[in-house]
Molecule: c-di-GMP-I-GGC riboswitch aptamer
Organism: Deltaproteobacteria bacterium IMCC39146
RNA sequence: AAUGAUAAAGCCAAACCUGUCGUGAGGCGGGGACGGAAAGUUAUGGGUCUCUUUUUUCAGAGAUCGCCAAACUGCCAAUG
Numbered sequence: 001a002a003u004g005a006u007a008a009a010g011c012c013a014a015a016c017c018u019g020u021c022g023u024g025a026g027g028c029g030g031g032g033a034c035g036g037a038a039a040g041u042u043a044u045g046g047g048u049c050u051c052u053u054u055u056u057u058c059a060g061a062g063a064u065c066g067c068c069a070a071a072c073u074g075c076c077a078a079u080g
Base pairs, nucleotide, nucleotide: 003077004076011036012035016031017030018029019028020027021026034066040072041071042070044069045068046067047064048063049062050061051060052059
């Protein structure tokens, strides 16, 4: 530096159930594991979703980083 094991030390935790907050998308806590080598961080670009206004669009305010990209940071080491 690349790569990512039937390795190892650890880590995260989908669906679902549950308590709570929110108009909502969803957030947080507990249980639970489908998965993940960035499933760590940042809503920056795109996507998706929600709410408000509007006939609709536009617009505004939000949600999602476990949809993709980007930026920053990071564990392990069979192998070169």